Context: one part of a larger RNA
Molecule: large-subunit ribosomal RNA, half B
Organism: sediment metagenome
RNA sequence: UCCACCUGAGGGAACUCGGCAAAUUAGCCCUGUAACUUCGGGAUAAGGGGUGCCUGCCUUGUAAAAGGCAGGUCGCAGUGACCAGAGGACUCCGACUGUUUAAUAAAAACACAGGUGGCAGCUAGCCCGUAAGGGUGUGUAUUGCCGCUGAAGCCUGCCCAGUGCGGGUAUCUGAAAGCCUCGUACAAGAGGAAGAAGGACCCGUAAACGGCGGGGGUAACCAUGACCCUCUUAAGGUAGCGUAAUACCUUGUCGCUGAAUUGGCGACUUGCAUCAAUGGUCCAACGAGAGUCUUACUGUCCCCAGGUGGAGUCCGGUGAAAUCGACUUACUGGCGCACAGUCCAGUACCGUCCAGCUGCAAGAGAAGACCCCGUGGAGCUUUACUACAGCCUGUUGCUGGGAUACGGUCUUGAUAGUGCAGAGUAGAUAGGAGCCGUCGAAGCUCAGGCGCCAGCCUGAGUGGAGGCGUCCAUGAGACACUAUCCUACCAAGGUCGUAUCUCUAACCUGCAAGGGGACACCAGCAGGUGGGUAGUUUGGGUGGGGCGCCACACCCCUGAAACGAUAUCAGGGGUGCCCAAAGGCCAUCUCAGCCCGGUCAGAAAUCGGGCCUAGAGUGUAAGGGCAAAAGAUGGCUUGACGCGAAUUCGCACAGCGAGAAUUCGCGAUGUGAAAGCAGGGCCUAGCGAACCAAUGCUUCUCAUUUAUGGGGGGCAUUGAUGACAGAAAAGUUACCCCAGGGAUAACUGAGUUGUCUCCAGCAAGAGCCCAUAUCGACCUGGAGGCUUGCUACUUCGACGUCGUCUCUCCGCAUCCUAGCAGUGCAGCAGCUGCUAAGGGUAGGGUUGUUCGCCCGUUAAAGCGGAUCGUGAGAUGGGUUUAGACCGUCGUGAGACAGGUUGGUUUCUUUGCGCUGGACGUGUUGAUGCCUGAAGGGAAAGGCCCCUCGGUACGAGAGGAACGGGGGCCUGUAGCCUCUGGUUUACCAGCUGUUCGACAGAGCACGCUGGGCGGCUACGCUGCAAGGGAUAACCGCUGAAAGCAUCUAAGCGGGAAGCCCACCCUAAAACGAGGCAUCUAUAGAGCUCGGAUAAAAGAUCCGGUUGAUAGGACUGGGGUGUAAGCAGCAAGCUUCGGCGAGCUGUUCAGCCCGCAGUUACUAACCGCUCUGCAG
Repeated sequence: UCCACCUGAGGGAACUCGGCAAAUUAGCCCUGUAACUUCGGGAUAAGGGGUGCCUGCCUUGUAAAAGGCAGGUCGCAGUGACCAGAGGACUCCGACUGUUUAAUAAAAACACAGGUGGCAGCUAGCCCGUAAGGGUGUGUAUUGCCGCUGAAGCCUGCCCAGUGCGGGUAUCUGAAAGCCUCGUACAAGAGGAAGAAGGACCCGUAAACGGCGGGGGUAACCAUGACCCUCUUAAGGUAGCGUAAUACCUUGUCGCUGAAUUGGCGACUUGCAUCAAUGGUCCAACGAGAGUCUUACUGUCCCCAGGUGGAGUCCGGUGAAAUCGACUUACUGGCGCACAGUCCAGUACCGUCCAGCUGCAAGAGAAGACCCCGUGGAGCUUUACUACAGCCUGUUGCUGGGAUACGGUCUUGAUAGUGCAGAGUAGAUAGGAGCCGUCGAAGCUCAGGCGCCAGCCUGAGUGGAGGCGUCCAUGAGACACUAUCCUACCAAGGUCGUAUCUCUAACCUGCAAGGGGACACCAGCAGGUGGGUAGUUUGGGUGGGGCGCCACACCCCUGAAACGAUAUCAGGGGUGCCCAAAGGCCAUCUCAGCCCGGUCAGAAAUCGGGCCUAGAGUGUAAGGGCAAAAGAUGGCUUGACGCGAAUUCGCACAGCGAGAAUUCGCGAUGUGAAAGCAGGGCCUAGCGAACCAAUGCUUCUCAUUUAUGGGGGGCAUUGAUGACAGAAAAGUUACCCCAGGGAUAACUGAGUUGUCUCCAGCAAGAGCCCAUAUCGACCUGGAGGCUUGCUACUUCGACGUCGUCUCUCCGCAUCCUAGCAGUGCAGCAGCUGCUAAGGGUAGGGUUGUUCGCCCGUUAAAGCGGAUCGUGAGAUGGGUUUAGACCGUCGUGAGACAGGUUGGUUUCUUUGCGCUGGACGUGUUGAUGCCUGAAGGGAAAGGCCCCUCGGUACGAGAGGAACGGGGGCCUGUAGCCUCUGGUUUACCAGCUGUUCGACAGAGCACGCUGGGCGGCUACGCUGCAAGGGAUAACCGCUGAAAGCAUCUAAGCGGGAAGCCCACCCUAAAACGAGGCAUCUAUAGAGCUCGGAUAAAAGAUCCGGUUGAUAGGACUGGGGUGUAAGCAGCAAGCUUCGGCGAGCUGUUCAGCCCGCAGUUACUAACCGCUCUGCAG
């Protein structure tokens, strides 16, 4: 020193993030108990009293025993030890008991009873499984499953626009199969109708996901705004609560608590960003939950001290590990990859060991978890992309019989067809002069149907012989009859379909009887839905990354350093077109501006004259160009051609595509008289690969021959990749992982110093006057390296990150103390400056805070540095893992320099360093005593009072100094007489238990009361004065400079500062010193007894010629009166005695790590080394 524990004066939370830890309380009996309350609680609330032993009596009981009463009696203390709640008040959260992250989170999280929504009628729903099958459940809606909320009380507002979910559906959309039409000797194919789920559309639904505004004005002080206006929404946040676990500003404002409060509580409330089952609010009880206050209590603290046990230390035995480039392993400064034991310089250093401490080895440990990067990974999410399971639906198969209704189609039969005119209900065309009738005509009755309301048709009955046409007339057309057809309708039948029903025989189910039934299941195909599952993607640049931006393809200028080329998230700007003329050719012409003149006419309109090299124009940026033009106007036109070849830029100097441009050849053309010019535009920007698709052309090609459609080629054109030499593509990770990076961020360091701090120059002004007592603008120059930036140099195979505690050194730009100067200095008190770093620079409240604010003090409560000193020293409140809550954002996973609560701090020290302790060697014999180079120290620092003196000064009010004296505080060194603490030596009391009882002991340091020695602080003592040289400053004499001048020569004063003085170390001071004594008759070591010493060594004392230790005795102390015996004692008694206790013997007994005396015991017996150096 560490671990565990005991005690503590005075104070009593001042400690600290926080009463963490410790202390307090404690059993039983009696008494007494508040607010509040869900009336159960709260409650052991709180608070108060009692408690031992002995004797007797009473009650209960068979007894054992229990309870009660009275008296006596002892102690500091009677649940005497052990055992054994501290209590109270306010708030937050969660109702409660429970559960949870085995190994950092026990919570406010989960669960919960209760509430509520949804699904489900049983071969249910939900779940597991490829299936078979299984669970819920051998349960059945008072049930099961899935959500949300989370007891009870009071409540739960508005919104259905969005997204879901449920329902509906005239219409629209809607796949395959099937159907129809076209097409095809057949197909392929094309078109169409009908049409499922789903979607569109409509309705409902918020205890579904969710959401719940802005502006302006207004009341007779001001303020506010019941009120009004307006924009707007699906609706605009209601009741509540509110600076909150939610509030940025914020330490909001007010009040309470308190000396002081970033805390707490109560209010207010402009709620960044509260709010109603993502539940709102309130709340008794409960909580190892979070915050605050208070009583009691305490070593948490002021401020530490003593003690006990264990470890360590020492001895004996046994005996690892991490680590380790190397080494002969110092300090300071420098250089250097910018924080070096090893390099450079200076200084220091004899070698080794032991105990300690941890400042350094950017100590060990772990290829950094933060950050970035990787065309790395994984988990999760979703309205990313692409699939798949599942589900819904259609269709086909398994798959059969029958019926009804409806529809399509075919066949047969039947019916109907009204413009006007016309006898009249004339469908079209053609034929046509006859047709029907006892196989029952006309007429009548009834029934049915159609209907344009005039009539027509059919059936049944009656009836018993005729009816109609041609003709007439009308009209576009003349049904008597026949044929073909149109439209509409009816009936029957075939076929197909739809819907409904039925059957039983597939199939399913059941032990069976039965039940279900062509459905379902299952399978194929098809449409929808589909984070349920899976595979993936989710760009680059970048003064880190992200956000922003595009500097990602091009053009012009500057940068660019006179060839060319040349970077930055450098500066200034453009492009992703436009134009059928703004192209081509030819011809003609000259612009802008200004001056003069001129009707309306003005500064500017058009006209005339003049000056005018360009100051205009040139589609579009800039640069370079351009005047009988490259500009302007006019005429004619399409060269804004076809097909080829080469070259340049793109891309300097190697290669590289698209694209752009230039030159030439052949052909065709325009214009011009012609030479010529023209392959777009005065030039330099205006752009895009392959695949795929489309269009045009094609003497290509695919079939045994021929050949349509079709497929594949060739040439040309079009469609875009702007991340522009071109993947088809969203997020999140704090649950994370890997490979790397100091190529790149977050600490420090380094560089820089805008910012910051400080200083200076100048001096406008303020200061009544007066720049400079004091303050000082504008402007300017610096210093420092503390703030914040910038850079990205060191470190990512790791340098532990804020604050506090502890402890030390340094700077001075000085807060106090010391000495000075100026003053707008009378004095006192100040202001400003100079010298000065010796010493000092404190205690509390809030907050994690640094900082800051506040309280009361003080001489003062300085500013900084030391890896923002200090985690192999502590702490762990904050930040910064994993849990959880709120607000906000996000569809979500999740996120937030927003808030809140909880949350493992490793290391046995190898080297250097430091603090101490030894040994060896050297210093050339030994012992003793010194010197003192050098080093260390603060050994002192400060305040108050008295006196001077109510003096100097001052009108007064006020009010000093020098000097002298006293006290106190802080610091420091020593000590234990006193006071206090401790005192597991000791003494006494007491409890439980054991040794049968007594006596005396053991055990729990058992507890309690004392306490010598020792050690200690809270106690006591000490800590002068002076000398020398100086700083600022003040002077003497005094020139340079006939004066002046503190200075140049010379001399002096002058500070807590410097050097001495004072204390300590010190001859390894390699410069190793000096003096004295001794020369073996010396000296030292071992050894033995020890302590004034002590971890081991060492040191010191003693060793029989001895008091060294022990013992004995004595003294002085501690405790407090032993045992035994005798007497007494409340009472009781079987009369023998019992009896807590008291008195005497007895300042007794017991004890002493203190002192003295005394050889009784033990220091006995002994051993070793050093010498011929002088």